[in-house]
The RNA shown here (c-di-GMP-I riboswitch aptamer) has 87 nucleotides and comes from Sulfurirhabdus autotrophica. Taxonomically the source falls in Sulfurirhabdus (Bacteria, Pseudomonadati, Nitrosomonadales, Sulfuricellaceae). The prediction has a mean pLDDT of 88. Of the family's consensus pairs, 95% are formed in the model.
RNA sequence: UCCUGAAAAAGGCAAACCACCCGAAAGGGUGGGGCGCAAAGUUACCGGUCUAACGGGGUUUUCCCCCACGACAGCGGGACUGCCAGG
Numbered sequence: 001u002c003c004u005g006a007a008a009a010a011g012g013c014a015a016a017c018c019a020c021c022c023g024a025a026a027g028g029g030u031g032g033g034g035c036g037c038a039a040a041g042u043u044a045c046c047g048g049u050c051u052a053a054c055g056g057g058g059u060u061u062u063c064c065c066c067c068a069c070g071a072c073a074g075c076g077g078g079a080c081u082g083c084c085a086g087g
Stems, first nucleotide, its partner, number of pairs: 002087004012037002017032006035074001041080003045077003048072003055066004
């Protein structure tokens, strides 16, 4: 430096769900919780997914459609970084 993750050690993260808070929502934060994870560490660069406030259009009084500048890294890929063990 590269490959691998069967076993082990030190440890790490934390799904659903619950409480409170932020947010229009998607979603996020903190605490509890623990389904799972060897990058479930970082990053919206590419694809994808979610939401649709603002704005636009329709309708005409209350709903419908479009839209990301909002999100998701625990959807896939890329980029960057990293613990232990084995080769």